[in-house]
RNA sequence: ACUCGAAAAGGCUAACCCACUGUGAAGUGGGGGCGCAAAACAACGGGUCUCGAUCACCCUAAUGAUCGUAGAUAGCCGGGUUGCCAAAA
Numbered sequence: 001a002c003u004c005g006a007a008a009a010g011g012c013u014a015a016c017c018c019a020c021u022g023u024g025a026a027g028u029g030g031g032g033g034c035g036c037a038a039a040a041c042a043a044c045g046g047g048u049c050u051c052g053a054u055c056a057c058c059c060u061a062a063u064g065a066u067c068g069u070a071g072a073u074a075g076c077c078g079g080g081u082u083g084c085c086a087a088a089a
Stems, first nucleotide, its partner, number of pairs: 003089001011036002016031006034075001040081002044078003047073004051068006
């Protein structure tokens, strides 16, 4: 130095609840704490989800498929960028 991940300090905060924003997925703030060494940053590839359109089925509902200069998710996976501590190996 690289890998790996014991300890300590500090950090983040799932479900759920409240408020606000959004048609929605969801986001922001407060409470909460399942977890996290990248649970920091960013939608590049895939996945999932939302909205809209078209088609099928149908009969105006549900479901499925395809599409979109449309979105959400980085705590789904891969890859990218940055990065705290530091024992054993």

The RNA shown here (c-di-GMP-I-GGC riboswitch aptamer) has 89 nucleotides and comes from an Anaerolineales bacterium. The coordinates come from a structure-prediction model, not an experiment, and the mean pLDDT is 84. Taxonomically the source falls in Anaerolineales (Bacteria, Bacillati, Chloroflexota, Anaerolineae). The sequence was found by an Rfam model in a public genome assembly.